[in-house]
Molecule: c-di-GMP-I riboswitch aptamer
Organism: Paenibacillus sp. MY03
RNA sequence: ACUAUAUACCUGCAAAUCCGUCGAAAGGCGCGAGACGCAAAGCUAUAGGGACUACUUCUCACGGGGAAAUGUCAGCCAGUUGCACAG
Numbered sequence: 001a002c003u004a005u006a007u008a009c010c011u012g013c014a015a016a017u018c019c020g021u022c023g024a025a026a027g028g029c030g031c032g033a034g035a036c037g038c039a040a041a042g043c044u045a046u047a048g049g050g051a052c053u054a055c056u057u058c059u060c061a062c063g064g065g066g067a068a069a070u071g072u073c074a075g076c077c078a079g080u081u082g083c084a085c086a087g
Base pairs, nucleotide, nucleotide: 005084012038013037017033018032019030020029021028022027036075042080043079044078048077049076050073051072052071056068057067058066059065060064
C1' cells in the first nucleotide's frame, strides 16, 4: 500500500418505544430517556436505482378513489472516505 472481515483490542454510532418539539403527511430535531443491532448504522438525496408520503395540481364512477415530488428515507441497494488484530 492492497485485499478481506472468522476472531480480538481501542473506540464510535444508536433501532423500536416513551417524553418534548417542527411538519399536511412521510419523516426530522433533542449535550432527553432507552439499546435492537451495525466495521463504516461516517458522509452523499439532480451521480444512479429503489422505497415512503401527497400540502398542492390534475382526474374519476366523487362522505371517497387514482396519478404526480419540488417533500422524505443513507439502519434498502449504491457512490465515496475511513479504524484495527490475524492473513